[in-house]
RNA sequence: GGCAUCGCAGCGGGAGAGCCUGCCGCCCACCCGGGCAGCAGCGCCGAAGGAGCAACCACCCCGGAAACUCUCAGGCACCCAGGACCGCUGUGAUCGU
Numbered sequence: 001g002g003c004a005u006c007g008c009a010g011c012g013g014g015a016g017a018g019c020c021u022g023c024c025g026c027c028c029a030c031c032c033g034g035g036c037a038g039c040a041g042c043g044c045c046g047a048a049g050g051a052g053c054a055a056c057c058a059c060c061c062c063g064g065a066a067a068c069u070c071u072c073a074g075g076c077a078c079c080c081a082g083g084a085c086c087g088c089u090g091u092g093a094u095c096g097u
Base pairs, nucleotide, nucleotide: 002097003096004094005093006092007091008090009089010088011087012086013085018042020041021040022039023038025036026035027034028033043076044075045074049072050070051069052068056064057063
């Protein structure tokens, strides 16, 4: 110095599931009704987080460990937001090569 690994930041990509029912507020409206938000109910999703088991790893510690499982949390028209993970760039760390 390059590569590798990990952390942080930026950029890009990034799925799933109710335009359900009731109550209530605001708005539109001649009526029927429509739109948005909140609460509740039931239904559903899993890729923030969390938890559980496990192949496996480790052996001082009933330790570590998933995209599997559970759904506490979160989320469920579009948009917005969030989003595991992936790619690129920058930067720091390790000292592995």
Model confidence (mean pLDDT): 82 of 100.
This is a predicted structure of a 97-nucleotide RNA (Glycine riboswitch aptamer) from Curvibacter sp. AEP1-3.
Its Rfam family is "Glycine riboswitch aptamer". Rfam links the family to the GO term glycine biosynthetic process.